Record summary
The part of an RNA shown here (small-subunit ribosomal RNA, central domain) has 350 nucleotides and comes from an uncultured organism.

Context: one part of a larger RNA
RNA sequence: CUGGGCUUAAAGGGCACGCAGGCGGAAUAGCAAGUGUCUUGUGAAAUCCCACGGCUCAACCGUGGAAUUGCUCGGCAAACUGCUAUUCUUGAGGCAAGUAGGGGUGUGUGGAACUCUUGGUGGAGCGGUGGAAUGCGUAGAUAUCAAGAGGAACGCCAAUGGUGAAGACAGCACACUGGGCUUGUCCUGACGCUGAGGUGCGAAAGCGUGGGGAGCGAACAGGAUUAGAUACCCUGGUAGUCCACGCCGUAAACGAUGUCUACUAGGUUGCGGAAGUUCUGACACUUUCGCGGCCGAAGCAAAAGUGUUAAGUAGACCGCCUGGGGAGUACGGCCGCAAGGCUAAAACUC
Numbered sequence: 001c002u003g004g005g006c007u008u009a010a011a012g013g014g015c016a017c018g019c020a021g022g023c024g025g026a027a028u029a030g031c032a033a034g035u036g037u038c039u040u041g042u043g044a045a046a047u048c049c050c051a052c053g054g055c056u057c058a059a060c061c062g063u064g065g066a067a068u069u070g071c072u073c074g075g076c077a078a079a080c081u082g083c084u085a086u087u088c089u090u091g092a093g094g095c096a097a098g099u100a101g102g103g104g105u106g107u108g109u110g111g112a113a114c115u116c117u118u119g120g121u122g123g124a125g126c127g128g129u130g131g132a133a134u135g136c137g138u139a140g141a142u143a144u145c146a147a148g149a150g151g152a153a154c155g156c157c158a159a160u161g162g163u164g165a166a167g168a169c170a171g172c173a174c175a176c177u178g179g180g181c182u183u184g185u186c187c188u189g190a191c192g193c194u195g196a197g198g199u200g201c202g203a204a205a206g207c208g209u210g211g212g213g214a215g216c217g218a219a220c221a222g223g224a225u226u227a228g229a230u231a232c233c234c235u236g237g238u239a240g241u242c243c244a245c246g247c248c249g250u251a252a253a254c255g256a257u258g259u260c261u262a263c264u265a266g267g268u269u270g271c272g273g274a275a276g277u278u279c280u281g282a283c284a285c286u287u288u289c290g291c292g293g294c295c296g297a298a299g300c301a302a303a304a305g306u307g308u309u310a311a312g313u314a315g316a317c318c319g320c321c322u323g324g325g326g327a328g329u330a331c332g333g334c335c336g337c338a339a340g341g342c343u344a345a346a347a348c349u350c
Base pairs, nucleotide, nucleotide: 004321005320006319007304008303012318014201015200016199017198021194022193023192025088026087027086028085029084030083031082033081034080035077036076037075038074041071042070049065050064051063052062053061054060091191092188093187094186095184096183097182098181099180103177104176105175106174107173108172109171110154114150115149116148117147118146119145120144121143125136126135162169163168206247207246208245209244210243211242215241216240220236221235222234223233258317259316260315261314262313263312266295267294268293269292270291271290272289273288274287275286276285277284299306300305323350324349325348332343333342334341335340
């Protein structure tokens, strides 16, 4: 380079925005760079191929032709790609009117539970387990009532449900704010898709500084269990979990399925809209747009399965794979306070 692939066999980047690049809707006219055709010059000889000839044949040799798929001069063509100009509305965006939502940020606030403190009642146990013990308790625990303090999380509603690009998001109220969907078809007029690098976001754990600390709880201590028990069970318990700011940049970051577009049977169900049918209205029915599920035709698939939310049929662009181990390691580079992350081999071995 060519080929084959990426749900589960190796393989979709965690997610987005986006420079370069690649690709790109409809119509008309022009140009002629790509493209096609004819042509000029060149493309050494030998070799290869074809024809004929010379050594008795062959190898070998000679003559002629073809080929040399390339570069180049000029002419012609204008369908396609490109470029220029003009135009269009269906892609995309805007505008207006509605609309659903745990989308985000900040501030405030509520009740249940829990722990602690104080006081009252009360008087011997409580707690815990398979059974126990460590532990707590006559300095009055557990239980119960009242008052107060504190931190964290928000029961029911709740769903196969909603929102978000992903990570993720749930008491309630307010403020600020992002996106979506529907309807109108009023405006712009291809403004689009993808996206190497790059930039931003990115669970948990971890790190830095300062707060906070109820419950839970790595480490740790003790009690059990056991042959042992650096565990599982129990009693405690530090970091952490929470907040602010700054790092880290990884996950089975999963739908193990990249993004966008078009096309290809249906049925059923949930969520958010719209229109129509009916004298009116609830309801219902029909149609339609968007989102979330289930079941399935054709097709696809090694099968499991998938099947308008494709893994079907095609197109555009990106990422990635190429036997197992060594190894996502070493070395080097870049990043990080560190932990470590990203990039990424080989010897050897089966």